[in-house]
RNA sequence: GCGGUCGAGAGGCGCUGCAGCGGGCCCGUUCACCGGCUCGCCACGCUCGGCCGCUGGCCAUUGCACAAGGGCGCCUACUCGGA
Numbered sequence: 001g002c003g004g005u006c007g008a009g010a011g012g013c014g015c016u017g018c019a020g021c022g023g024g025c026c027c028g029u030u031c032a033c034c035g036g037c038u039c040g041c042c043a044c045g046c047u048c049g050g051c052c053g054c055u056g057g058c059c060a061u062u063g064c065a066c067a068a069g070g071g072c073g074c075c076u077a078c079u080c081g082g083a
Base pairs, nucleotide, nucleotide: 001054002053003052004051005050006049007048008047009046010076011075012074013073014072015071018045020041021040022039023038024037025036026035044069
């Protein structure tokens, strides 16, 4: 760094549907790839951390502290302030 898995970032309901996933159709003699259209699902897909695996770099000391974001609407919780 990548992949998987788990946890945390207070929680709930509704809406839209980009990416992604699934189904169908179209293209060419046929098949495949790519692409297009359509239907459905879909707003933690992000960040931080634990563990496992793969890959690369480095030879680097210990301690302390701890988040920041996430389409729209509504509600609840919590904190502060006001009435």
Molecule: SAH (S-adenosyl-L-homocysteine) riboswitch aptamer
Organism: Pseudonocardia endophytica